[in-house]
RNA sequence: UUCUUAUCAAGAGAGGUGGAGGGACUGGCCCUACGAAACCCGGCAACCGGUUAAUUACACGGUGCUAAAUCCAGCAGAGCAGAUGCUCUGAAAGAUAAGAA
Numbered sequence: 001u002u003c004u005u006a007u008c009a010a011g012a013g014a015g016g017u018g019g020a021g022g023g024a025c026u027g028g029c030c031c032u033a034c035g036a037a038a039c040c041c042g043g044c045a046a047c048c049g050g051u052u053a054a055u056u057a058c059a060c061g062g063u064g065c066u067a068a069a070u071c072c073a074g075c076a077g078a079g080c081a082g083a084u085g086c087u088c089u090g091a092a093a094g095a096u097a098a099g100a101a
Stems, first nucleotide, its partner, number of pairs: 001101008013041001015040003021031003025074004042066003046063004050058002070093001075090006
């Protein structure tokens, strides 16, 4: 990097360093000097492993996560609304884990 499977409306700091950006992409809409990204510490507990009688619990090991539903839509279909539109379903894309190549 690619493939397969599962999950994506729950949960998580008023700390330190740092200094302007960030929320994948596009369009929206947001967050941000009452301090962005990143790193450290703390926290959460989704997946694998471990311990446990246990589908329970711990947070011990491996990943992950820590604004907003995967922030919303992006393609197709259905319903409603006679104008922009609204709702629902399924894909696609993305993220994470586990396994495989």
Overview:
Predicted 3D model of a 101-nucleotide RNA (SAM riboswitch aptamer (S box leader)) from Cytobacillus gottheilii. NCBI's taxonomy places the organism under Bacteria, Bacillati, Bacillota, Bacilli, Cytobacillus.